[in-house]
The part of an RNA shown here (large-subunit ribosomal RNA, half A) has 1615 nucleotides and comes from a Mycoplasmatota bacterium. The sequence was found in a public genome assembly.
Context: one part of a larger RNA
RNA sequence: GGCGUACGGUGAAUGCCUUGGCAAUAGGAGCCGAUGAAGGACGCGACGAACAGCGAAAUGCUGCGGGGAGAUGUAAGUAAUCUAAGAUCCGCAGAUGUCCGAAUGGGGAAACCCACCAUAAGGAAGUUAUGGUACCCAUGAGUGAAUACAUAGCUCAUGAGGAGGGAACCCGGUGAACUGAAACAUCUUAGUAACCGGAGGAAAAGAAAGCAAAAGCGAUUCUCUGAGUAGCGGCGAGCGAAAAGGGACUAGUCCAGUGUCAUAAGAGUUACAAAACCAUAUUAUAGACGAAACGCAUGGGAAGGCGUAUCAAAGAAGGUGAGAAUCCUGUAGUCGAAAUAGUAUGGACUCGGACACGAAGAGUACGGCGGGACACGAGGAAUCCUGUUGGAAUAUGUGAGGACCAUCUCAUAAGACUAAAUACUACCUAUUGACCGAUAGUGAACCAGUACCGUGAGGGAAAGGUGAAAAGAACCCUUGGCAGGGAGUGAAAAAGAACCUGAAACCGUAUGCCUACAAAUAGUCAGAGCUCGUUAAUGAGUGAUGGCGUGCCUUUUGUAGAAUGAACCGGCGAGUUAUGAUAUUGUGCGAGGUUAAGCUUUUAGGAGUGGAGCCGAAGCGAAAGCGAGUCUUAAUAGGGCGAAUUAGUACAGUGUUGUAGACCCGAAACCGUGUGAGCUAGCCAUGAGCAGGUUGAAGGCUGGGUAAAACCAGUUGGAGGACCGAACCAGGGUAUGUUAAAAAAUGCUUGGAUGACUUGUGGUUAGGGGUGAAAUUCCAAUCGAACACGGAGAUAGCUGGUUCUCCCCGAAAUAGAUUUAGGUCUAGCGUCAGAGUAUAAAUUACAUGGAGGUAGAGCACUGAAUGUAUGAUGGUCCCACCUCGGGAUACUGAGUAUAAUCAAACUCCGAAUGCCAUGUAAAGAUUUCUGGCAGUGAGACAGUGGGUGAUAAGGUCCAUUGUCGAAAGGGAAACAGCCCAGACCGUCAGCUAAGGUCCCAAAAUAUAUGCUAAGUGGGAAAGGAUGUGGAGUCGCACAGACAACUAGGAGGUUGGCUUAGAAGCAGCCAUCCUUUAAAGAGUGCGUAAUAGCUCACUAGUCGAGUGAUUCUGCGCCGAAAAUGUACCGGGGCUAAGCAUAUUACCGAAGCUACGGAUCCUAAGGGAUGGUAGGGGAGCGUUCUUAUUGGGGUGAAGGUAGACUGUGAGGACUACUGGACUGAUAAGAAGUGAGAAUGCCGGUGUGAGUAGCGAAAAGACGGGUGAGAAUCCCGUCCGUCAAAAACCUAAGGUUUCCAGAGGAAGGCUCGUCCGCUCUGGGUAAGUCAGGACCUAAGGUGAGGCCGAAAGGCGUAGCCGAUGGACAACUGGUUGAUAUUCCAGUACCACCAUAUGAACUGAUGGAGUGACGGAGAAAGAUAACCUGAGCUAGUAAGAGGAUUCUAGUUUAAGCACAAAGGUGGUCAUGUAGGCAAAUCCGCAUGGCGUAACACUGAAGUGUAAUGACGUAAGUCAGGUGUGUCUAUGCUUCCAAGAAAAGCUUCUAGGGUUAAUUUAUAUGGUGCCUGUACCGUAAACGGACACACGUAGGUGGAGAGAGAAUCUUAAGACGCGC
Repeated sequence: GGCGUACGGUGAAUGCCUUGGCAAUAGGAGCCGAUGAAGGACGCGACGAACAGCGAAAUGCUGCGGGGAGAUGUAAGUAAUCUAAGAUCCGCAGAUGUCCGAAUGGGGAAACCCACCAUAAGGAAGUUAUGGUACCCAUGAGUGAAUACAUAGCUCAUGAGGAGGGAACCCGGUGAACUGAAACAUCUUAGUAACCGGAGGAAAAGAAAGCAAAAGCGAUUCUCUGAGUAGCGGCGAGCGAAAAGGGACUAGUCCAGUGUCAUAAGAGUUACAAAACCAUAUUAUAGACGAAACGCAUGGGAAGGCGUAUCAAAGAAGGUGAGAAUCCUGUAGUCGAAAUAGUAUGGACUCGGACACGAAGAGUACGGCGGGACACGAGGAAUCCUGUUGGAAUAUGUGAGGACCAUCUCAUAAGACUAAAUACUACCUAUUGACCGAUAGUGAACCAGUACCGUGAGGGAAAGGUGAAAAGAACCCUUGGCAGGGAGUGAAAAAGAACCUGAAACCGUAUGCCUACAAAUAGUCAGAGCUCGUUAAUGAGUGAUGGCGUGCCUUUUGUAGAAUGAACCGGCGAGUUAUGAUAUUGUGCGAGGUUAAGCUUUUAGGAGUGGAGCCGAAGCGAAAGCGAGUCUUAAUAGGGCGAAUUAGUACAGUGUUGUAGACCCGAAACCGUGUGAGCUAGCCAUGAGCAGGUUGAAGGCUGGGUAAAACCAGUUGGAGGACCGAACCAGGGUAUGUUAAAAAAUGCUUGGAUGACUUGUGGUUAGGGGUGAAAUUCCAAUCGAACACGGAGAUAGCUGGUUCUCCCCGAAAUAGAUUUAGGUCUAGCGUCAGAGUAUAAAUUACAUGGAGGUAGAGCACUGAAUGUAUGAUGGUCCCACCUCGGGAUACUGAGUAUAAUCAAACUCCGAAUGCCAUGUAAAGAUUUCUGGCAGUGAGACAGUGGGUGAUAAGGUCCAUUGUCGAAAGGGAAACAGCCCAGACCGUCAGCUAAGGUCCCAAAAUAUAUGCUAAGUGGGAAAGGAUGUGGAGUCGCACAGACAACUAGGAGGUUGGCUUAGAAGCAGCCAUCCUUUAAAGAGUGCGUAAUAGCUCACUAGUCGAGUGAUUCUGCGCCGAAAAUGUACCGGGGCUAAGCAUAUUACCGAAGCUACGGAUCCUAAGGGAUGGUAGGGGAGCGUUCUUAUUGGGGUGAAGGUAGACUGUGAGGACUACUGGACUGAUAAGAAGUGAGAAUGCCGGUGUGAGUAGCGAAAAGACGGGUGAGAAUCCCGUCCGUCAAAAACCUAAGGUUUCCAGAGGAAGGCUCGUCCGCUCUGGGUAAGUCAGGACCUAAGGUGAGGCCGAAAGGCGUAGCCGAUGGACAACUGGUUGAUAUUCCAGUACCACCAUAUGAACUGAUGGAGUGACGGAGAAAGAUAACCUGAGCUAGUAAGAGGAUUCUAGUUUAAGCACAAAGGUGGUCAUGUAGGCAAAUCCGCAUGGCGUAACACUGAAGUGUAAUGACGUAAGUCAGGUGUGUCUAUGCUUCCAAGAAAAGCUUCUAGGGUUAAUUUAUAUGGUGCCUGUACCGUAAACGGACACACGUAGGUGGAGAGAGAAUCUUAAGACGCGC
């Protein structure tokens, strides 16, 4: 380490349970709201938070009833109380009811802010209390323009008027798309979804200008039927009535006239009661009474058992320590209401009749055009509605009866009301379930629409169980604690709060057997040893060793496949339901069968009734129609369809199918309605930012120059989408990072950096759209069309998945058609049932008879094709040339002949097989027909015959056969398709097939004869070779062959030509002769050419065979590849190779034998491989009914076991468990999982691995503590310093401070913390905001527009990022301070006193009031230097000296100031919507420095104060981004508004108020204020290397806010 066993942990399945759900039935109720709703916010208790209840009268108050002993909710505990003088509690009726919300005084970012009027508080400011104050409409008043009367308008009053909410149902307005049509446009989905308006308990409809048809009915609505009929319809998909009949329920009326009569003494009010009232009855909202049991034993406990009883108009149900009629609550039955409400009946109340005549709804009916609705799509299209345009009649009229006309019939339009039957259920009461039982049932059994996610619309969980009773573990021990061990409680603690049962994965501990030479789909078969001892069985565990053996699923021709899916375990997870059709099975009735709606009844199951209707019993025809016939026809003929030959129908089960989501999961998309511009794009309004350095445009001035200009030089000046370069913005390059530090960054480098610049705040533009310096870019980490919800379960000819067993049969991958080719339909092939036939099918053999045009063959045809002969025609050349012609030809070449050929689309011929038919025989069971149900229509290889291709392919396409597919076994090493052979099960039996027999490895080292020498065997071609065996043929050879050796190989001649040369041998021509035994005008080598060497040929030596060639067996070379021999399976083999012949043996799931199972049978026997698929029979799970059992002496569930059945499965025993649960016969289903990248939960592996988040850095000592690298203190070291310091906006929302704690959070630790617990903390007339103003924009009285919703917009209002506006210094806390305190101020208002004065718009005017850039001056803060003074440190005896630090003080008030700006007075006046003394305009006078306004500083005071231990001075320098300064200069792009303030009148006023000045006194509201704020507290999921507006920002070097160093201050980045 493996297997087994035992015992644990983890985990939560299973079983049991149910407070919660789901679906219904019956009844009730069907609205609430300005008398303030629905829904909320905030509060209320003696005690924290929450839920429930309630509202400042707050866990409650009052009255009336009920009830009768405890009560102060959930919810324990402590405290304090209430209650027989009746509490708590229940019911009815009241009171109170903060703030928001229609929200209504105005505003607004809901739960907040700010008002006005009246009254009140001693009532002035200020503050408080109570009540009122919105808009629209209606009604009634008053007032009242242009404009005389009037009207509009305005004002007031009155109104339980309207407004808003609400689940479904209802009516109306607007109105999709996916989808279906296998595409798509009419059509369909569908007038659906959605949005909008409106109403009610119902709504709508409704009392015929209706249906109908020669007969009639008599408003509407709903239902059954008619009927899937008539019809409509790219006559496709689909859509689809009505009348009549059966029922439910019933109900009729009014207005548009006059007259007469009747009634009432007259007038008024009320006056169709269905409203209200009275009476009676009854019901609802609290309640009351309510029969009957005890004992014994077991047990923790009795209700179970045993025994003996009782009640029952009550044996429904629940509870009680286990199954309770008789214990409790109840149940049957009976009774009950002060108050409120409902219903029924009656009463009371309530005037309106008769007659006559008349009348009887006009821009209407209807027509044209365009649409819509009717089942009806423009159709022959009636009927209804109407946008537009024409336009009647008048009861002697008019409309309708499906175009239209006539006749006839019916009705009486153009006004209105009307209950019931019908639809629905948010809500209340009661009851029910062959509904669920915690992954189920609602999303929610539990404090759930919660936590959490998202800007938002919106999305949206998980989570039940101690016990009968807390009896919830006193006390002791270990420990810092947690926790554990004892003790105790309890029936049980293996019920201990992480709590019933407690499976599996996974993790352990112990132990029996095995295991360290071993190669492993892990099992299976055989098997020794060791250990044990059973449901007693020829046992259990382990397993040395050997044989065989490549998981499962899916998809495929085919998968171990390196093709798909699954980490593992558990739970959940897919052919259902409704309604039609059809077939079959069963049951009932049967020429008939059967009811539907409804009604009656019942506790319920159900029963009765109901005959409308449906199907069948008769057909034929287009129909009229006729009818066992009928139609066709002239026909009686013939023919077609029928009858003759009659079985149906209703319900239930099962198979299949139509319509519905229709077996489950899965799109990308389409449409509707909303939510988003907090990211980003553009725009609008209002603010802010840009160190420092450089260059030096225009213009100006001076000089020169010109007639004057121009022009030139210098200087001044300070322009620029100018330059360099920080902040800031960007993102070109590169490296890192890539399960990151970061869902886009970091390091280095780079681009822009006064501009088309960057940025804050507030707004605006919205998806068929916006925005876009344009990339299809951006619109919240999403963009060729955002996101959310809905239509919706869209659709998916596509992929995946689809759950228990056994038995029987068993395919296809072909044809035709297809916008068809991976789909589908029909046929083919399968299965099941029935019918019929009886050898009719199929097979084999034989016989007979047929059709045919393939293989082959052939060339007669059609074509192709070669040679030869002949050779027409044509061409060329010659002669001739007037014409006729003639000749030649190595050109072309028809035709003919001859020889030899070729063909899928040639055939004068022509098989074999196959096919058809008949007959005979064999064998023995199909074929056919009808009906139900399929699957298949991707095939693969091999042999043969072909096409195609390259006579390539494991290619492709046909034909035919086989196998695989769907087939296991044996062989071929391994190997779907090859060879043998078809597995029902068992056997330690036998015989064989293919193939084998040396060893691996069963069987011959068999026999006989040859071959091979190459390891050929055991890979290969053209080609090559004197390998070797066999069979031939032809030469040469004792007259001497072949080979070898010796010798010769000559002469004419250097043949001729050519050539520089060419002599056998560059080339051309010729190739003779001679001598010879033989010798080429030369076979090769060679030379410049010769020469030289050699060959052919000849002789000699030698002495027996030799040479060529044909066919053939077995071999050799040709022969190079990638991890490793690697081309016999291996060893190895000379046979153990090859060939021939022979015998024996081995060898399979074949055959035989024996035993067994199921089925068939003709009884002899036979059959049983199987995918898709068809059929049959069963097992198990949950629930129901009936019968019958078990159970605390122990049910279900769990664990284990060696039992049993062919299987799904079923028992039994032991332990655990602690309350339910079987069997039998039927029934009903949410009924069976291993796979769906399934869903949910748990647990592994990876792995003690990566990582622990900037490389600014720690070290030591001390302290605390159980424990210290990490906490505190100290020392030293290090880091930042235009920040990593300080202030502050947004945002966060208590994180702030103190004490305590350490489970979790903190990437380690922790005594510590931004963590947990407890307590505390934010103080304003002056700061910021409101009580002031306005911008963009928003809203918007009236108003305009629009199907609705709504859009726009005037006045007004809201709205800061802007305008206006009054406080400073010091001190103080653990935590606040311009807020508290001290001191010193200022602002507004009021009163009083004194003095002075007319006041003064909601109107006019001025002011407020504004850009960019640049430059210079003054001043101060701050800093530096030097000196003085003070203090300290070091050295030193002391002093001097050096060094370090300090040497400070505000607002206000007064005086006053560098500087800046400006005329003033008078008169006139058509302008400033009226007026004006104001402004403007005009004229005149005076005036250039006074004056007015403004203005940093400075000095004094504040301050005899504050601060400081003390000193508490002076001089110089630098001096910015601060102030003077909203100034000045200059430029072009020409740079908010309103309030405030000043002034002017209109008006008001002269009685009395008001204004102003000074003094004194008084008053001064609401909100924010803690803390973080370049960050560990904000935005980024994090204590995240990122992002985040504004202000201050010291020193040295430096131009500088660059950079380096450093101060104050803050840190060392939580291993």